Predicted 3D model of a 528-nucleotide part of an RNA (small-subunit ribosomal RNA, 5' domain) from an uncultured bacterium.
[in-house]
Context: one part of a larger RNA
RNA sequence: GAUGAACGCUAGCGGCAGGCCUAACACAUGCAAGUCGAGGGGCAGCGCGGAGUAGCAAUACUCUGGCGGCGACCGGCGCACGGGUGAGUAACGCGUAUGCAACCUGCCCGCGACAGGGGGAUAGCCCGGAGAAAUUCGGAUUAAUACCCCAUAAAACAGGGACCCCGCAUGGGGAUAUUUGUUAAAGGCUUUGGCCGGUCGCGGAUGGGCAUGCGUUCCAUUAGCCAGUUGGCGGGGUAACGGCCCACCAAAGCAACGAUGGAUAGGGGAACUGAGAGGUUUGUCCCCCACACUGGAACUGAGACACGGUCCAGACUCCUACGGGAGGCAGCAGUGAGGAAUAUUGGUCAAUGGGCGGAAGCCUGAACCAGCCAAGCCGCGUGAAGGAUGAAGGCCCUACGGGUCGUAAACUUCUUUUGCAGGGGAAUAAAAGAGUGUACGUGUACACAGUUGCAUGUACCCUGCGAAUAAGCAUCGGCUAACUCCGUGCCAGCAGCCGCGGUAAUACGGAGGAUGCGAGCGUUAUCC
Numbered sequence: 001g002a003u004g005a006a007c008g009c010u011a012g013c014g015g016c017a018g019g020c021c022u023a024a025c026a027c028a029u030g031c032a033a034g035u036c037g038a039g040g041g042g043c044a045g046c047g048c049g050g051a052g053u054a055g056c057a058a059u060a061c062u063c064u065g066g067c068g069g070c071g072a073c074c075g076g077c078g079c080a081c082g083g084g085u086g087a088g089u090a091a092c093g094c095g096u097a098u099g100c101a102a103c104c105u106g107c108c109c110g111c112g113a114c115a116g117g118g119g120g121a122u123a124g125c126c127c128g129g130a131g132a133a134a135u136u137c138g139g140a141u142u143a144a145u146a147c148c149c150c151a152u153a154a155a156a157c158a159g160g161g162a163c164c165c166c167g168c169a170u171g172g173g174g175a176u177a178u179u180u181g182u183u184a185a186a187g188g189c190u191u192u193g194g195c196c197g198g199u200c201g202c203g204g205a206u207g208g209g210c211a212u213g214c215g216u217u218c219c220a221u222u223a224g225c226c227a228g229u230u231g232g233c234g235g236g237g238u239a240a241c242g243g244c245c246c247a248c249c250a251a252a253g254c255a256a257c258g259a260u261g262g263a264u265a266g267g268g269g270a271a272c273u274g275a276g277a278g279g280u281u282u283g284u285c286c287c288c289c290a291c292a293c294u295g296g297a298a299c300u301g302a303g304a305c306a307c308g309g310u311c312c313a314g315a316c317u318c319c320u321a322c323g324g325g326a327g328g329c330a331g332c333a334g335u336g337a338g339g340a341a342u343a344u345u346g347g348u349c350a351a352u353g354g355g356c357g358g359a360a361g362c363c364u365g366a367a368c369c370a371g372c373c374a375a376g377c378c379g380c381g382u383g384a385a386g387g388a389u390g391a392a393g394g395c396c397c398u399a400c401g402g403g404u405c406g407u408a409a410a411c412u413u414c415u416u417u418u419g420c421a422g423g424g425g426a427a428u429a430a431a432a433g434a435g436u437g438u439a440c441g442u443g444u445a446c447a448c449a450g451u452u453g454c455a456u457g458u459a460c461c462c463u464g465c466g467a468a469u470a471a472g473c474a475u476c477g478g479c480u481a482a483c484u485c486c487g488u489g490c491c492a493g494c495a496g497c498c499g500c501g502g503u504a505a506u507a508c509g510g511a512g513g514a515u516g517c518g519a520g521c522g523u524u525a526u527c528c
Base pairs, nucleotide, nucleotide: 001527002526003525005524006523007522008521009520012380013379014378015377016376018373019372020338025336026335027334029333030332031331034077035076036075039074040073042070043069046068047067048066049064050063051062052061053060054059084291085290086289093216094215095214096213097212098211099210100209103208104207108204109203110202111201112200113199114198116150117149118148119147126139127138128137129136130135156182157181158180159179160178163174164173165172166171187196188195189194217263218262219261224254225253229251230250231249232248234246235245236244266288267287268286269285270281271280272279273278293314294313295312296311297310316327317326318325319324344370346369347368348367352366353364354363355362356361383414384413385412386411393405394404395403396402397401419465420464421463422462423461424460428455435448436447437446438445439444440443472517473516474515475514476513477498478497479496483512484511485510486509487508493500494499
């Protein structure tokens, strides 16, 4: 000098940033991922309309999918993002630089081509059964942008066949009179103009996968390690290369330039310190990785071996009618425990961003705000000027006196930051949608007007009042700025080091005074 700090004393305000470093310990409760009715069958609930019954009427009840819409269901997209944590990992994990002639890529962009015909189911609804529940079984019936079949196909895929160009070994690219075979689709809305979609292919963009060079902690009181081990041939598997896996063959491979083993640890950008070299750290923010009660596994999918998905095993907790079931906060709050120690079971989707949707919009504990905490940094204040008879009082002394606290106070004049009261009052908002107009390609673009603010009646501004509401902490032997008196008497005590204290202690305790910093000041811990 620094800190995600803690402890002691003290404490007026604001802004900005930060806040479980310990038990990757266990978790009550709520919320954190939905959306689309412009894919579908429908109608549980709500509203409207219609019909009926009762009633003079208001109204009540019943029926009715006709309309708005919509619980549950089928279907699509999303749920692999965003958010958390650092347990594991000494590794191509990360960083950096390359390669893929060994690869994939939903949504998005550009280009080319296409969408003809048919079929059988199934959820829901209905009927019935089992169960305490979770849930589940049977029957009947129905739809789709769900599923299947046929057709049409190529510059796609597989195979055959003369050609050209290129390279880095396997090889890559192209064209063609070619030839054989295989593979596709879905509709919806509409004001009939169109819009949103579908299928195949090529290219792009973005995101990933894999491989390699170099770098990446400590211990040699760890010296030898290894059998799918090292390589080959053939196959399987994968988006793809590869002992990744398998059969066979060979006997290799690594290691004192530190293999193997053990310990520790997420890595980097960066941060702290230092003149630098270096040392230390990895909290907040950004990138990458790994994990999601513990261990294992795959399914779906463009993408997962998936935090709020599935299955199996285990530990734990809960429900039970004892037959059987349910759960996973290292999401945001919050609870217990651990600990020296770390916050609210808050508000809003207004902005930014994300998902779905044609849109309106819905969802969003991402995010933006607010709350708590001197835990940090920065800023402001606790008044300013004048004022000597140097008041009173305290302390000290050489004591009828003097010194000091000290212009300090009183007193006079002034100011009002802050505070209190009253009044005004934001920016953050750009839009989208609906409206008007213009252009044309008539549903797109642009212009105009207008709508939308959680924080917030907050920030900020004005007026009034009144010095009013606001100072402490540590130290004073040397290092090290700051000295006297009293008490104590190797006691009580101090102390970072040297060292103080045994009768005049500037070193212990108190007082007066002084010094340093100041809403903080000291102590402890850690790093340089």
Record summary: Rfam family: Bacterial small subunit ribosomal RNA. Rfam links the family to the GO terms structural constituent of ribosome and ribosome.